RNA sequence: UUCCGACAAGGGCAAACCCAGAGAAAUCUGGUGACGCAAAGCUACGAGUCCCCCUCUCGGAAGUAAUUGAGAAGGACAGUCGAGCCAUCGAA
Repeated sequence: UUCCGACAAGGGCAAACCCAGAGAAAUCUGGUGACGCAAAGCUACGAGUCCCCCUCUCGGAAGUAAUUGAGAAGGACAGUCGAGCCAUCGAA
C1' cells in the first nucleotide's frame, strides 16, 4: 500500500411506526425510535424502481371544455445493483 473483516477498541449512521413542517406526488427536513449497516460517507454516470401539478406527443372516449391511458420532458430514491471519489480501526 492492496485485499480482507473479529462477539476487538473508540466511535459513527439510523429502517418501520408516531409527531411537526415542505411538496401536486414520489419523497424530503426536524424530533422520537432502532430494523439493520464496515462505507447505510459523497456523486443520479449506467441499469432499475417510483411520482407526474404544469408543458409537449400519441391514442381512447367525448364534442369545443372538461375526461382518460401510454410516453417524452421534469422530479425522487445513494438503505436496489453497478461505477467513480474519499475515509476510521487492525485480530486471523
This is a predicted structure of a 92-nucleotide RNA (c-di-GMP-I riboswitch aptamer) from a Deltaproteobacteria bacterium.
Taxonomically the source falls in Myxococcia (Bacteria, Pseudomonadati, Myxococcota).
The prediction has a mean pLDDT of 85.
It was read from a public genome assembly, where an Rfam model found it.
The model forms 100% of the base pairs in the Rfam consensus.
Rfam family: c-di-GMP-I riboswitch aptamer. Rfam's curators write: GEMM was predicted in a large-scale screen for bacterial structured RNA regulatory elements. Genes associated with GEMM are involved in a diverse array of functions, including chemotaxis regulation, signal transduction, secretion and chitin. Gene Ontology term of the family: cyclic-di-GMP binding.